Annotation
This is a predicted structure of a 487-nucleotide part of an RNA (small-subunit ribosomal RNA, 5' domain) from a metagenome. Its mean pLDDT, the model's own confidence on a scale to 100, is 84.
[in-house]
Context: one part of a larger RNA
């Protein structure tokens, strides 16, 4: 000098665009963050309103609506965090040696005929609750057989095996279901190379290294197992320990390098701690299940409930980091034939000079160089055209009026915002550090090695341009300094 996810001190007018728990992966009150489909299915209220009434009610509507259940798809995306990890985790270049792929697109084939249940519901029962037991009833695109069977699968090449579901529509037809092939995209797996520190860590290893045979997987493989062999790694640093997510990139620098990995984008890992599987095309699953543990809460003491490293927010820690906001209008995602519903993703607004950028705090004239202050050699000199005063202008802000694109068939959170017009009046808007040298900027008074300053050299012990005050000046300017850490 540049730079920062900064903090602290003093000060503070406006706008645009960004950024905002670096510490305790500490604990969390409350609300919301993943639902949707009645064109898969059985069932199905109530409030309110109308009519009648013997005033008890009946009936129509509300309505095949709400809420719940079976079933389908989604919940593996999106969002968060960086604890772990020194590893094929990441980056890069290749491979498929041995693989899978729901939804989407394209090309074929099929969709025939049966059956048994079960939730909801009703009855009975247990419990404080969470919830559960039992007896009945019922449907389906839920479940199970039968038939059919290739370009699929198995094969000893003779043959054998495997499927389904309907719904909407008057209909045409549309949406689905089953099965095979292809595409696109994705996932899994494998290999080479590359990038931290420590030798005051030198030996490490027994499923260890390899083989044969099996098991398991979508698939290869000690991935797992039985048997056999005794190997495998290592000063080109094994093993052990410490630290650490990695990268595109960011900062600095003429470059080579050095430092960093916040925001945005890609990959990985994790979801109270540890372990496990289930479902599924895909998870060993943040807002799923089970077990164990710690913690918190409820309890009728028998037993239960919970997981903000989602968005806000609270406590705590800390030098330090925001609103329990608005909206699905746009973009994108899930479901649905659609209407539409959901979406703290996202779009916006709020707070913070936290950063960058832009603008303003007035302009022109004005010398008896006023007063005042400081200084003084008492003549003067400086602040200083500065002020006053005269004449202008009105950016920004204020007040009043109008008012958009973004989105169109319709729908605008932002927002009466941006922007435009009008009105008044210089009116509402300047500070901070420094002035011995480095380093731009000097005098006076006070203090007297005291009080104090200080980045380095060093100032201060009675004439201090170095301390403190004042006047004056330099620098930067809605900022200016300090501290920290980087080049």
């Nucleotide at each position: 000098g540049a730079a920062u996810c900064a903090a602290c001190g003093c000060u503070g007018g406006c706008g645009g665009c960004g950024u905002g728990c670096c510490u305790a992966a500490c604990a969390c009150a409350u609300g919301c963050a993943a639902g949707u489909c009645g064109c898969a299915c059985g069932a199905g209220a109530a409030a309110g309103g109308g009519u009648c009434u013997u005033c008890g009610g009946a009936u129509c509507u509300g309505a095949g609506u709400a809420a719940a259940g079976u079933g389908g798809c989604g919940c593996a995306c999106g969002g968060g965090u960086g604890a772990g990890u020194a590893a094929c985790a990441c980056g890069u270049g290749a491979a498929u040696u041995a693989u899978c792929u729901a939804c989407c697109u394209c090309c074929g084939a099929a969709u025939g005929g049966g059956g048994a249940a079960u939730a909801a519901c009703u009855g009975a029962g247990a419990g404080a609750a969470a919830u559960c037991u039992u007896a009945g009833c019922u449907a389906a695109u839920a479940c199970c057989g039968c038939a059919u069977a290739a370009u699929a699968c198995c094969u000893a090449c003779g043959g054998g095996u495997c499927a389904a579901a309907g719904c909407a529509g008057c209909a045409a037809u549309g949406c689905g279901u089953u099965u095979g092939g292809a595409g696109a995209g994705g996932a899994g797996u494998u290999c080479g190379c590359g990038g931290u520190c420590g030798a005051u860590u030198a030996g490490u290893u027994a499923g260890u290294u390899g083989g044969c045979g099996g098991g398991g997987u979508a698939a290869u493989g000690g991935c797992c197992c039985a048997c056999c062999a005794a190997g495998a790694c290592g000063a080109u640093g094994a093993u052990c320990g410490a630290u650490a997510u990695c990268c595109g990139g960011c900062c600095u620098g003429a470059g080579a390098g050095g430092g960093c990995g916040c925001a945005c984008g890609g990959a990985c890992a994790c979801a109270c701690u540890g372990g496990a599987a289930c479902u599924g095309a895909a998870a060993c699953a943040c807002g799923g299940u089970c077990c164990a543990g710690a913690c918190u809460c409820c309890u009728a003491c028998g037993g239960g409930a919970g997981g903000c490293a989602g968005c806000a927010g609270u406590g705590g820690g800390g030098a330090a980091u925001u609103u329990u906001g608005c909206g699905c209008a746009a973009u994108g995602g899930g479901g649905g034939a659609a209407a539409c519903c959901c979406u703290g993703a996202c779009g916006c607004a709020g707070c913070a000079a936290c950063g960058c950028c832009g603008c303003g705090u007035g302009g022109a004239g004005g010398a008896u160089g006023a007063a005042a202050u400081a200084u003084c050699u008492u003549g003067g000199u400086a602040u200083g055209u500065a002020a006053a005063c005269u004449c202008c202008u009105u950016u920004c802000g204020a007040u009043g009026g109008g008012g958009a694109a973004g989105a169109u068939a319709a729908u605008g959170a932002c927002g009466g915002u941006a922007c435009c017009c009008a009105u008044a009046g210089a009116a509402g808007a300047a500070g901070c550090c420094c002035c011995g040298g480095c380093u731009a900027a000097c005098u006076u008074c006070g203090c007297g090695c005291c009080a104090g300053c200080a980045g380095c050299c060093g100032c201060g012990g009675u004439a201090a341009u170095a301390c403190a005050g004042a006047g004056g000046g330099u620098g930067c300017g809605a900022g200016c300094g300090u501290u920290a850490a980087u080049c």